[in-house]
RNA sequence: GGGCUCGUAGCUCAGCAGCAGAGCGCGUCGUUCGCAACGACGAGGUCGCGGGUGCGAUUCCCGCCGAGUCCA
Numbered sequence: 001g002g003g004c005u006c007g008u009a010g011c012u013c014a015g016c017a018g019c020a021g022a023g024c025g026c027g028u029c030g031u032u033c034g035c036a037a038c039g040a041c042g043a044g045g046u047c048g049c050g051g052g053u054g055c056g057a058u059u060c061c062c063g064c065c066g067a068g069u070c071c072a
Stems, first nucleotide, its partner, number of pairs: 001071007010024004018055001026042005048064005
């Protein structure tokens, strides 16, 4: 320098045009003498950045940045 894959909640990831979600973690409450476990409820997101297409973009297209991997 080039090819491919990836970038979404604190962590691990799903979702791939039309409500942004799960598990774990965190908070409150219930249960307990207390803790754990369990149950209920809740907080937490510029969907890497910029542009394009489109009625509508996390999703499709282009550029850039970053990570991984392969080739040279």
Molecule: transfer RNA
Organism: Candidatus Nanoarchaeia archaeon